[in-house]
Predicted 3D model of a 71-nucleotide RNA (transfer RNA) from a Propionibacteriaceae bacterium. Its Rfam family is "tRNA". Model confidence (mean pLDDT): 82 of 100.

RNA sequence: GCGAGUGUAGUUCAAUGGCAGAACAACAGCUUCCCAAGCUGUCAAUGCGGGUUCGAUUCCCGUCACUCGCU
Numbered sequence: 001g002c003g004a005g006u007g008u009a010g011u012u013c014a015a016u017g018g019c020a021g022a023a024c025a026a027c028a029g030c031u032u033c034c035c036a037a038g039c040u041g042u043c044a045a046u047g048c049g050g051g052u053u054c055g056a057u058u059c060c061c062g063u064c065a066c067u068c069g070c071u
Stems, first nucleotide, its partner, number of pairs: 001070007010024004018054001026042005047063005
């Protein structure tokens, strides 16, 4: 330099055009003599910028970061 892939919550992962979800973590409450465990609840996210569409995590373009391959 060329090509391919990935990017969603603090972390690990779902969601193939129609209300963005789960688990763990964090916080609060319940329970307990205390801790742990358990139960309930809360917080929190689509890398960034455009385009298509009534509607985009999803399709298209660019860009950034990371990974892999080729030279």